[in-house]
Context: one part of a larger RNA
RNA sequence: UUGGGUUAAAAGGGUCCGUAGGCGGAUCAUUAAGUCAGUGGUGAAAUCCGACAGCUCAACUGUCGAACUGCCAUUGAUACUGGUGAUCUUGAGUACGGUUGAAGUAGGCGGAAUAUGACAUGUAGCGGUGAAAUGCUUAGAUAUGUCAUAGAACACCGAUUGCGAAGGCAGCCUACUAAGCCGUUACUGACGCUGAGGGACGAAAGUGGGGGGAGCGAACAGGAUUAGAUACCCUGGUAGUCCACACCGUAAACGAUGAUUACUCGGUAUUGGCUUUAUUGUCAGUGCCCAAGCGAAAGUGAUAAGUAAUCCACCUGGGGAGUACGGCCGUAAGGUUGAAACUC
Repeated sequence: UUGGGUUAAAAGGGUCCGUAGGCGGAUCAUUAAGUCAGUGGUGAAAUCCGACAGCUCAACUGUCGAACUGCCAUUGAUACUGGUGAUCUUGAGUACGGUUGAAGUAGGCGGAAUAUGACAUGUAGCGGUGAAAUGCUUAGAUAUGUCAUAGAACACCGAUUGCGAAGGCAGCCUACUAAGCCGUUACUGACGCUGAGGGACGAAAGUGGGGGGAGCGAACAGGAUUAGAUACCCUGGUAGUCCACACCGUAAACGAUGAUUACUCGGUAUUGGCUUUAUUGUCAGUGCCCAAGCGAAAGUGAUAAGUAAUCCACCUGGGGAGUACGGCCGUAAGGUUGAAACUC
């Protein structure tokens, strides 16, 4: 390389959009590039292969043949693929009418809790733990009440729910924006699928300068525990967590399962439409259990890991190593691409 694979053994890119490329629905006509057939030319000799012959045999050599799987030209064939023209509606999209949701962005509002401050009541403890201590407190704490201020998060509803491409999204209201689904079959007429490079988005942590800072809380300090305790437990507490902007670009970014399309036994629950009524039926999702099949088995099983097709990504023994070097990106942290010697 071929073959074989990628849920967990090595292996699906974090996700989407999209360039080149690859692949692509039905009918008719035309063309004849691919494809197929005939003919002609060429395909040096040697070599290889077959037959025969010459050295006493063989190696070796000679003669003849075949072959040289190719290329060129020409004449035809037209099923399939391609090109061109025309048509179609089922793929795809649009329109109209409904409908759904924690989808996004911005602004406003709300109550509970917490902390702090002020005032009042009130007096000796509070807090914390396995037990304690550090800590707070007669300068009046803790507790209770009223008022004020601040930041962050939204109990119940809440679900095996829903939405989103993924990351993710939850108090309420408003504005703007996007999407799905269903129904009508009105319109366009293959406009499609995938997608190397590329672009955009991308949890948490982290970075930059600016704000904010209630609670929590890396680092740090103290108290305990312990043989020790750079921990687990306790008292504090800085960065951070929050906001706007600019970076970073990684995660067990997981369904450890790429995208799209078609087909394939049933049961049950549920979400959103439409439709029915005693019933149900149907479309799109979300779950569970199972048939066949698949699978090494666990399992999976119309939301496939079944049966097929197209395109992309990736794997090839363990360690060395996701390291070194170089390139690119980044303020940095680092990311991405990514070996070898050696060793088992």